[in-house]
Context: one part of a larger RNA
RNA sequence: CUGGGCGUAAAGCGUGCGCAGGCGGCUCUGCAAGACAGAUGUGAAAGCCCCGGGCUCAACCUGGGAACUGCAUCUGUGACUGCAAGGCUAGAGUGCGUCAGAGGGAGGUGGAAUUCCGCGUGUAGCAGUGAAAUGCGUAGAGAUGCGGAGGAACACCGAUGGCGAAGGCAGCCUCCUGGGAUGACUACUGACGCUGAGGUGCACGAAAGCGUGGGGAGCAAACAGGAUUAGAUACCCUGGUAGUCCACGCCCUAAACGAUGUCGACUAGUUGUUCGGAGCAGCAAUUCAUUUCCUUGAGUGACGCAGCUAACGCGUGAAGUUGACCGCCUGGGGAGUACGGCCGCAAGGUUAAAACUC
Numbered sequence: 001c002u003g004g005g006c007g008u009a010a011a012g013c014g015u016g017c018g019c020a021g022g023c024g025g026c027u028c029u030g031c032a033a034g035a036c037a038g039a040u041g042u043g044a045a046a047g048c049c050c051c052g053g054g055c056u057c058a059a060c061c062u063g064g065g066a067a068c069u070g071c072a073u074c075u076g077u078g079a080c081u082g083c084a085a086g087g088c089u090a091g092a093g094u095g096c097g098u099c100a101g102a103g104g105g106a107g108g109u110g111g112a113a114u115u116c117c118g119c120g121u122g123u124a125g126c127a128g129u130g131a132a133a134u135g136c137g138u139a140g141a142g143a144u145g146c147g148g149a150g151g152a153a154c155a156c157c158g159a160u161g162g163c164g165a166a167g168g169c170a171g172c173c174u175c176c177u178g179g180g181a182u183g184a185c186u187a188c189u190g191a192c193g194c195u196g197a198g199g200u201g202c203a204c205g206a207a208a209g210c211g212u213g214g215g216g217a218g219c220a221a222a223c224a225g226g227a228u229u230a231g232a233u234a235c236c237c238u239g240g241u242a243g244u245c246c247a248c249g250c251c252c253u254a255a256a257c258g259a260u261g262u263c264g265a266c267u268a269g270u271u272g273u274u275c276g277g278a279g280c281a282g283c284a285a286u287u288c289a290u291u292u293c294c295u296u297g298a299g300u301g302a303c304g305c306a307g308c309u310a311a312c313g314c315g316u317g318a319a320g321u322u323g324a325c326c327g328c329c330u331g332g333g334g335a336g337u338a339c340g341g342c343c344g345c346a347a348g349g350u351u352a353a354a355a356c357u358c
Stems, first nucleotide, its partner, number of pairs: 004329003007312002012326001014204002016200002021195003025088003029084003033081002035077008049065006091192001092189003096183004103177007110154001115149007125136002162169002209250006218244002223239004261325006269303008279293001307314002331358003340351004
């Protein structure tokens, strides 16, 4: 370089945004860079290949041809790519109407429960386990009634549900704010698009962890004690500190999973559900609402034809048939390690080998 791959065998970056680059809708005109055709020149000789010849053959030598797939110049073509100019609306976007939503940020607020404190009632146990013990309790516990404090999480609704790029998001109310779906006169812009190496001081990124300052009810690494056991640095029990919570600043990882990159086109159906839109019928005084049906758009489940797949399975939300662009893989171990670089307060992260060995 060519090739084969990436759901589970090695392999999709955790996820966005995006410069360069790559790729790019319909149509008209021009140019002729790419492209194509022809011509000319050149492409040394030798070698390779073909047809002959010479050493007895061969190697070897030798004649001719072909080839040298290239380059340059000239002439021509105008389909395709490109470039320039113009037009278009099917891609993309904007406006208008309607709609759903735990999407994000800030502030406020509610009830249940746990714990603790005070007071009352009340008496001998409570708690815990397989069984116990440590523990708590006559200095009055546990139970029960009333009052108070404080922190954290939001039962039912709740879903096979919704929203978000992913991580993720759940009591209620208010404010600020991002995105999305759908309808139509198709109102406007007129290719403005797709992907995206690097990059992304002033993008995001669960949990744990780190810094400073708060907070601390419950839970709970570490730790202590009690059990169990041959031992028990565990599983079980009683306690319990970081932490879990808040603000600001870091860290940047994950089975960050659909183990399935993003965007587009095409290819049987059946069924549930969520959110829109339209219409018919029933009910109804009307509207709303509700039920049923039909069509259509978007999402999310269950099946399933063709096809694909090593099989499992996937199957219009593809792992089918394809196009564009990126990332990644190349036997196991050594090793996601060493060294070096970059990043970090640190923990460490990221990039990433080799010897050797099977």
Predicted 3D model of a 358-nucleotide part of an RNA (small-subunit ribosomal RNA, central domain) from an uncultured bacterium. The coordinates come from a structure-prediction model, not an experiment, and the mean pLDDT is 84. The RNAcentral record of the full RNA draws on ENA and SILVA.